[in-house]
RNA sequence: AAAGUUCGAUCCUGGCUCAUGAUGAACGCUGGCUGCAUGCUUCACACAUGCAAGUCGGACGGGAAGUGGUGUUCCCAAUGGCGGACGGGUGAGUAACGCGUAAGAACCUGCCUUGAGAGGGGAACAACAGCUGGAAACAGCUGCUAACACCCCUUAGGCUGAGGAGAAAAAAAGGAGGAAUCCACCGGAGGAGGGGCUCGCGUCUGAUUAGCUAGUUGGUGAGGUAAUAGCUUACCACGGUGAUGAUUAGUAGAUGGUCUGAGAGGAUGAUUAGCCACACUGGGACUGAGACAUGGCCCAGACUCCUAUGGGAGGCAAUAGUGGGGAAUUUUCCGCAAUGGGUGAAAGCCUGACGGAGCAAUGUCGCGUGGAGGUAGAAGGCCCAUGGGUCAUGAACUUAUUUUCUGAAAGAAGAAGCAAUGAUGGUAUCUGGGGAAUAAGAAUAGCCUAACUCUAUGCCAGCAGUUGCGAUAAUGUAGAGGAAGCAAGCGUUAUCCGGAAUGAUUGGGCGUAAAGCGUUUGUAGGUUGCUUUUAAGUCUGACGUCAAAUCCCAAGGCUCAACUCUGGACAGUUGGUGGAAACUACCAAGGUGGAGUACGGUAGGGGCAGAGGGAAUUUCUGAUGGAGUGGUGAAAUGGUUAGAAAUCGAAAAGAAAACCAACGGAAAAAACACUCUGCUGGGCUGACACUGACACUGAGAGACGAAAGCUAGGGUAGCGAAAUGGAUUAGAUACCCCAGUAGUCCUAGCUGUAAACGAUGGAUACUAGGUGUUGUGCAUAUCGACCUGUUCAAUGUUGUACCUAACGUCUUAAGUAUCCCGCUUUGGGAGUACAUUCACAAGAAUGAAACUCAAAAGAAUUGACGGGGGCCCACACAAGCGGUGGAGCAUGUGGGUUUAUUCGAUGCAACACACAUCACCAUACCAGCGCUUGACAUGCCGUGAAUCCUCUUGAAAGAGAGGGGUGCCUUCGGGAAUGCGGACACAAGUGGUGUAUGGUUGUCGUCAGCUCGUGUCAUAAGGUGUUGGGUUAAGUCCGGCAACGAGCGCAACCCUCGUGUUUAGUUGCCAUCAUUUAGUUUGGAACCCUGAACAGACUGUCGGUGAUAAGCCAGAGGAAGGUGAGGAUGAUAUCAAGUAAUCAUGCCCCUUAUGCCGUGGGCAACACACGUGCUACGAUGGUCGGGACAAAGGGUUGGCAUCCCGCGAAGGUGAGCUAACUCCAAAAACCCAUCCUCAGUUCGGAUUGCAGGCUGCAACUCACCUGCAUGAAGCCGGAAUUGCAAGUAAUCGCCGGUCAGCCAUACGGCGGUGAAUCCGUUCCUGGGGCUUGUACACAUCGGACGUCAAACUAUUGGAGCUGGCCAUGCCCGAAGUCGUUACCUUAACCGCAGUGGGAGGGGGAUUCUGAAGGCAGGGCUAGUGACUGGAGUGAAGUCUUAACAGGGUAGAUGUACUAGAAGGUGCAGCCG
Repeated sequence: AAAGUUCGAUCCUGGCUCAUGAUGAACGCUGGCUGCAUGCUUCACACAUGCAAGUCGGACGGGAAGUGGUGUUCCCAAUGGCGGACGGGUGAGUAACGCGUAAGAACCUGCCUUGAGAGGGGAACAACAGCUGGAAACAGCUGCUAACACCCCUUAGGCUGAGGAGAAAAAAAGGAGGAAUCCACCGGAGGAGGGGCUCGCGUCUGAUUAGCUAGUUGGUGAGGUAAUAGCUUACCACGGUGAUGAUUAGUAGAUGGUCUGAGAGGAUGAUUAGCCACACUGGGACUGAGACAUGGCCCAGACUCCUAUGGGAGGCAAUAGUGGGGAAUUUUCCGCAAUGGGUGAAAGCCUGACGGAGCAAUGUCGCGUGGAGGUAGAAGGCCCAUGGGUCAUGAACUUAUUUUCUGAAAGAAGAAGCAAUGAUGGUAUCUGGGGAAUAAGAAUAGCCUAACUCUAUGCCAGCAGUUGCGAUAAUGUAGAGGAAGCAAGCGUUAUCCGGAAUGAUUGGGCGUAAAGCGUUUGUAGGUUGCUUUUAAGUCUGACGUCAAAUCCCAAGGCUCAACUCUGGACAGUUGGUGGAAACUACCAAGGUGGAGUACGGUAGGGGCAGAGGGAAUUUCUGAUGGAGUGGUGAAAUGGUUAGAAAUCGAAAAGAAAACCAACGGAAAAAACACUCUGCUGGGCUGACACUGACACUGAGAGACGAAAGCUAGGGUAGCGAAAUGGAUUAGAUACCCCAGUAGUCCUAGCUGUAAACGAUGGAUACUAGGUGUUGUGCAUAUCGACCUGUUCAAUGUUGUACCUAACGUCUUAAGUAUCCCGCUUUGGGAGUACAUUCACAAGAAUGAAACUCAAAAGAAUUGACGGGGGCCCACACAAGCGGUGGAGCAUGUGGGUUUAUUCGAUGCAACACACAUCACCAUACCAGCGCUUGACAUGCCGUGAAUCCUCUUGAAAGAGAGGGGUGCCUUCGGGAAUGCGGACACAAGUGGUGUAUGGUUGUCGUCAGCUCGUGUCAUAAGGUGUUGGGUUAAGUCCGGCAACGAGCGCAACCCUCGUGUUUAGUUGCCAUCAUUUAGUUUGGAACCCUGAACAGACUGUCGGUGAUAAGCCAGAGGAAGGUGAGGAUGAUAUCAAGUAAUCAUGCCCCUUAUGCCGUGGGCAACACACGUGCUACGAUGGUCGGGACAAAGGGUUGGCAUCCCGCGAAGGUGAGCUAACUCCAAAAACCCAUCCUCAGUUCGGAUUGCAGGCUGCAACUCACCUGCAUGAAGCCGGAAUUGCAAGUAAUCGCCGGUCAGCCAUACGGCGGUGAAUCCGUUCCUGGGGCUUGUACACAUCGGACGUCAAACUAUUGGAGCUGGCCAUGCCCGAAGUCGUUACCUUAACCGCAGUGGGAGGGGGAUUCUGAAGGCAGGGCUAGUGACUGGAGUGAAGUCUUAACAGGGUAGAUGUACUAGAAGGUGCAGCCG
């Protein structure tokens, strides 16, 4: 410090996720040892049991022991004193002067210090004794008694008052001691510490909580308190508080600190420390220095326990512990030795505070589980290319050591103050003995992220933080081997910060990504020009404070460290105080530049109101006229002989304003246009008179605000939602047409929204230019109008710097800066729900959450696509010729059938394809019969040479038996070849996967394309080159150009044909000369022909055209002319195209079978559908007879002449031929000639019968051929579709391969005869280039929208139902305080004393108040609810195709109506 993830790729915006650190943690696996810490985060839930606050006999009565007496010792229930207000726990409540910090004045304070005093009297009550009640707890009556308990008087100080005086009001001659003296007591003063109170500032969220307040705010009197105060009360006033967020709701103990972060911040408040609050829930006071009291009291309530049912007792949020809850948190331990607390004169006693130990890897620090040597590189595991590699710098082994471990000896510090006193603890530590001995795991490995292979599995099992992985070769699952990073831990989960500049003060944005209010006026607020003053902010000096601990720094102590001790400091907050005056700010004064006023001009659809005119439309009327009109892609509905349409005249009505008219004008925006008149707002400009900062922005608020819509009243020509009809269509609730209601118009109101857009808030200043337009002014010029230059204001366009993700913007900024306002923080859910405000309604404004996804978006790039554009090509269309589709047959396929009909090929690019030949074989299929080291290969053993012949059985394979034979080489052991038998490695597989592959092939396409290097442009993907202008069959060439070159393709080189020359003439040829039946034979080498080698064609030449180019057009010459014709040749890529059954091959599968042998059957079947062909349907023909002309092939297991025989297929015979020699071999169409005469025929030949032939072991399933007989459909073929550009189509025959034969009408070749048409590129198909749009990239066979049906999820509404909280009013009213009291009662003081009485106290009663409770109507909130609304999710379903291309009617916005649904239509504005 980054990284992954949107895309085919790119940049950007933006969310999601990860790596770090942390924790009072939990869970999983594992676990050796110290030290130091920490340990109910949940139910402030309920608690058994023990213990946690007592102490003092030197306050006092009493009791006991003992005693002759005085004394002495011991005990403590009661009275009395001090302490139980500390210590310990918890965080429920509390949004508060509760806490933090800084101040303040009107207060109190036990214990401590100091100094003064301490005189005189008195009356009781417990304990105790007796009696009584009660289950108990406990209570009552009578009697006795002490005090440091209680009471009175004197004196002091204190309060009020000027004073006199008044009111109120203190003591224990106590305790100890022989005494000195000590302790205690009283009031005064003082300090420290503690506490109460007031106040400035700080202290969470919600406005879908906006008003709150009645003792409330203030005053006066009175009361009250330790003290101030509405603290309380009576009266008076009407205040107080709030947008700087009151009130209300929710949440929460706050702080020092802790975690994180570079910091600013964010989160948090365990342990520890000071503060607050609480003690079963609620209320209350008493006592006291201090409480409204955790182990005190009273009352009410809930709960638990005891009970004799009458009544009582209790409060672990002390410490252990139990139950419960929970993912989860310890021992019913030791000790007061230390530190501290209470009490006491003290010894001492008490102390679950505390000191320690125990449990827990909960955290953190430290240590160890060994070290050194040692290699045949051990065994074993794993991998392997079988060579080896790795674990392995290593185990064993050798040697030394002992942290730890084990067993022994010694043994602390912490203890202070003379001594005594140690829970911890026989612990820490230490000494020597033993022996490597006792000690390693968890998670990870596709990328992020360090670390890779094998096996198993096969979208299963499973993994996963994100992206995602797994469908038979998984580095992603599981296991294994090795690896990397941690380590007594390692991972997971949860939470917080960080990364996240992803709420941005530091430090973001708003044209198109989320985001500028529709516009304007203006309040509060914020900001604000120049000069002078002051000193609040600001800066600065010294001072106080911000507890300690923590953090940081420096030293020290535990062996180190953690831990701890000592000292120090930064930074920050805050208070008063001295100084400075730049900036901000207050007061005041001045000035003129911002702003405004007055004056002179000026442009304008600026606004409101009134008046007037014309064109057009429709209607009505009159006339002419006489059959059609209107409308559309084409039609129809409609109107029309009752006279339409058309034409002319007159009239009426309403609405709208042609031309001028212009990126021209004025206006805040919305919006504004015939002409004239009236009223009226703003701007610009000129000159420089006046005011003197009067300014900018603007939350709330006000005003205006298109269209649609609403209310009331008018008006209604045209247009026109809805509704209706006609078309279109599969449907058509649409697009098109006919007609048409609201509405559109006016008046008065409402609504308040638009793609209200420049998708760009307002103001001010600055920052290159060029070129237009509008309005003034100036200069020049002039008689004047032009022209030219120019200031200011406005409005366009182009463009540099800068900016921007890019597109783009650019003085009218989206640049550089300042001020103010508004808005944004991933997509969906959703501008929805609820709530509130507004509205007549429609609706508008404000505006969430649950849930869900990992994306959604922007700009640009390359492709692909478009029912986008433009250019070009092709038998692509057109123009022609001939076919297919109809018939019969052949053949292939599908389908179904079958024991089997083996398998593959499936749009073009499968279907006379693989198959250049299915009777057996082939053969892979099926049914029987057989074999199991096998039909075949290599290796081993035994045996026999091998080959051969015969017999039995069997369908054959096979099984059995017999005979014959004895070879070749030899180092004599044996070997080679071969047969048989045997065991094991194996062999074999046309079994699977063409989606694991090689090779090969098809296709686009013989289309002209596909790329690279360097340079250059762009952030980049990419672009350029390769585009543009010409041209070509061609990315062919020319010329241009930020490109210059190059490669694979094109072309050429190769083959055949076409011409010639040279050469060579046999088996080919024959002009001349001979010769023959015959080039037959001499001969010839001229010709034809054959073989070889050359030549020839290059736009070379002339003319025209073009740019003086490339080229094109026409011509000459030439056998051939513009690649001469044909072939071979097939770029980068695409289709996971075809082939595992040619072959090869990874992996998987089978092994008495999925292998091998053999017989028979099947591949040939047949309702049907399709493809490819053949033959036809006839007269341009058929039939019979005669006659003529090829080329190219093939042949010895062959092709066969000749002759004979047969109607024929054939058969017999047999010459020549290994081929320019011989044979196949007859070419056929054609020509001559005969008959047929338009018919299902002398067309056509299917089908069937009979008789034959050939091949072959075999012809039934299932071959071919021949003869005779039979003589089907069919008379030119619907929609549709195909081939062909010249020696082509069409037509005619010939040959070949395969092959015993042949189902060949197929395929591959050969020649013969031999056309028609091409205006042209609009359209169909395919292709190439350019450009444009795109929401596509699996690329239109794309992608996507909505209803419906079924499932699941969360949620709205909902008759209601059930809780909780809050406040209000009323009722009842416990305990208790302050009051009142004529009732009852009363030892101390006063008075009187032979008595009443007084003051004061107590009890009872009672006013106000008062908790719990009850009643009533509210508010807020939670749960639940029949039914219901939409939303979301998802594999697949139904209907349609709204959007994306001009998406087939451009889209989207607002609004209204309407429709199964997307949607459609009307009106207005937008261009995205």
RNAcentral holds the sequence, with entries from SILVA. The RNA shown here (small-subunit ribosomal RNA) has 1472 nucleotides and comes from Reichardia ligulata. Its mean pLDDT, the model's own confidence on a scale to 100, is 84. The organism belongs to Reichardia, within Eukaryota. Its Rfam family is "Bacterial small subunit ribosomal RNA".